[in-house]
RNA sequence: UUCGAUCGCGGCGGUGGAGUUCGCCGUAGACCGCCACGUACCCACCGUGGCCGAUGACUCCUGCGGGGCU
Numbered sequence: 001u002u003c004g005a006u007c008g009c010g011g012c013g014g015u016g017g018a019g020u021u022c023g024c025c026g027u028a029g030a031c032c033g034c035c036a037c038g039u040a041c042c043c044a045c046c047g048u049g050g051c052c053g054a055u056g057a058c059u060c061c062u063g064c065g066g067g068g069c070u
Base pairs, nucleotide, nucleotide: 009026010025011024012023013022016061017060018059019058020057021056033051034050035049036048037047038046
């Protein structure tokens, strides 16, 4: 100097906050939901229409939606 592994720390995992935990990324990158149709050789991008969800997973809080009771 270069490469790899581990630990710590930070960031990310389609809508908020927190705890625990899993995965991914770390000086650029992880990440930026799905379906149908159209353009297009294909893919991607773009445009239109449609669908689910405040979790990556579990739990709690907040917000939103539905039902019942007072």

A computed fold for a 70-nucleotide RNA from a Bradymonadales bacterium, annotated as Fluoride riboswitch aptamer (crcB RNA motif). Its mean pLDDT, the model's own confidence on a scale to 100, is 78. The sequence was found by an Rfam model in a public genome assembly.